Molecule: Glycine riboswitch aptamer
Organism: Bacillota bacterium
RNA sequence: AUGAGUUCGACGUGAGAGCGUGCGCACCAAUGCGUACCACCGAUGGGGCAAUGACCCCGCUGCCUCUGGCGCGGUCAGAAUCUCUCAGGUCACGCAGCGUCGGGCGAUG
Numbered sequence: 001a002u003g004a005g006u007u008c009g010a011c012g013u014g015a016g017a018g019c020g021u022g023c024g025c026a027c028c029a030a031u032g033c034g035u036a037c038c039a040c041c042g043a044u045g046g047g048g049c050a051a052u053g054a055c056c057c058c059g060c061u062g063c064c065u066c067u068g069g070c071g072c073g074g075u076c077a078g079a080a081u082c083u084c085u086c087a088g089g090u091c092a093c094g095c096a097g098c099g100u101c102g103g104g105c106g107a108u109g
Base pairs, nucleotide, nucleotide: 005105006104007103008102009101010100011099012098013097018038020037021036022035023034024033025032026031039090040089041088045086046084047083048082052077053076054075055074056073058071059070060069061068
């Protein structure tokens, strides 16, 4: 000096699904909150899994100057925008991802 990538922050964008019913509280009312039940959603969080890799056991086979190969079983690791729907959500807020800017770290040259 270049800056793959990664991380944090700011701004912007950003889907889905009842602003359900009952009860209670606040309140002049509107409305809001809490709670119970039913119906739904998946793109915050959390859980699950494939290919594959490693290890272990058993069998067969190769080798005998070797420690390989194949098969079965078990364990661990193993992705998501897939899936579960626990938390959460069904006006709004928030939300993955994407874009821009800024800071840190930094492969590589």